[in-house]
Molecule: transfer RNA
Organism: Armatimonadota bacterium
């Protein structure tokens, strides 16, 4: 230079146009249980879906730019 994966809660992760103001595990708050701690139990907090534009009636999801990361592969030397 050219080509493909990947980027969603703090972390790991489901998702393949519509029941997504995103769900689920752990983490963590708070409250029950307990001498206490772990544990088990509810109850809640937490994601501009990397980022901007666009197509739809409707985009985490499709398109184009772009960022950040990984790979493959060309040319120079």
């Nucleotide at each position: 230079g050219g080509c493909c994966c990947c980027g969603u809660c703090g972390u790991c992760u489901a998702g393949u146009g519509g029941u997504c103001a995103a769900g689920g595990a752990u983490g963590c708050a708070u409250g029950g249980u307990u001498c206490u701690c772990a544990g088990c139990c509810a109850u809640g907090a937490g994601a501009u879906c990397g980022a901007g534009g666009g197509u739809u009636c409707g985009a985490a999801u499709c398109c184009c730019u772009u960022c950040g990361g990984g790979g493959c592969u060309a040319c120079c030397a």